[in-house]
Molecule: transfer RNA
Organism: rhizosphere metagenome
RNA sequence: GCCCGCAUAGCUCAGCGGAUAGAGCAGCGCUCUUCUAAAGCGAAGGCCGGGGGUUCGAGUCCCUCUGCGGGCG
Repeated sequence: GCCCGCAUAGCUCAGCGGAUAGAGCAGCGCUCUUCUAAAGCGAAGGCCGGGGGUUCGAGUCCCUCUGCGGGCG
């Protein structure tokens, strides 16, 4: 330098172009317990890496930038 992939909650990941974007773990509260852990219940937590574009409508499609990973030279 060229090519490919990834970027969504604190972490690991889901999410046929259409409903208030979900799960597990962690953290928080409650129950239980002498206490802790485990278990059970509950609530909270994100505008989807940045910027444009297409569309009635974009996390999803297109372009570009940034970061990370991989391959080739």